[in-house]
């Protein structure tokens, strides 16, 4: 850096550092910011992976002195003590492209984007 898949309306601080920007990129908008911004440390949030869990879960396959037990693996439900990322205004803040409709607009799908697991 490509590619594949899945998610993107929900959640998470009246901390401490730090001093002016942020708010993915260009352009417009629209915002947040010395009543203190990014960035750092703390603290949280979730549950993608790993992890743990079903003593009333289901399927398979396997082993046993086999109406039943164990064990593995898969799905499904729970969970966060720990690892391995992510996140912590606003719908990914809105916008583009296409299609729909009860057309100031609203809703499908895309496209760009961002995390993750997986693979080159």
């Nucleotide at each position: 850096c490509c590619c594949u898949u899945a998610u993107c309306a929900g959640g998470a601080g009246u901390g401490g550092u730090g001093g002016a920007g942020g708010g993915a990129c260009c352009c417009g908008g629209c915002c947040c910011a010395g009543c203190g911004a990014a960035g750092c440390c703390c603290g949280g949030c979730a549950a993608c992976c790993g992890c743990c869990u079903g003593u009333u879960c289901g399927c398979u396959g396997u082993g046993c002195a086999c109406a039943g037990c164990a064990c593995a693996g898969c799905g499904c439900g729970g969970g966060a003590a720990c690892g391995g990322u992510g996140c912590c205004a606003a719908u990914u803040c809105c916008g583009c492209c296409a299609g729909a409709c009860c057309c100031u607009g609203u809703c499908u799908g895309g496209a760009a984007g961002a995390u993750a697991a997986g693979g080159g």
A computed fold for a 120-nucleotide RNA from a Chloroflexota bacterium, annotated as SAM riboswitch aptamer (S box leader).
Its Rfam family is "SAM riboswitch aptamer (S box leader)". From the family's description: The SAM riboswitch is found upstream of a number of genes which code for proteins involved in methionine or cysteine biosynthesis in Gram-positive bacteria.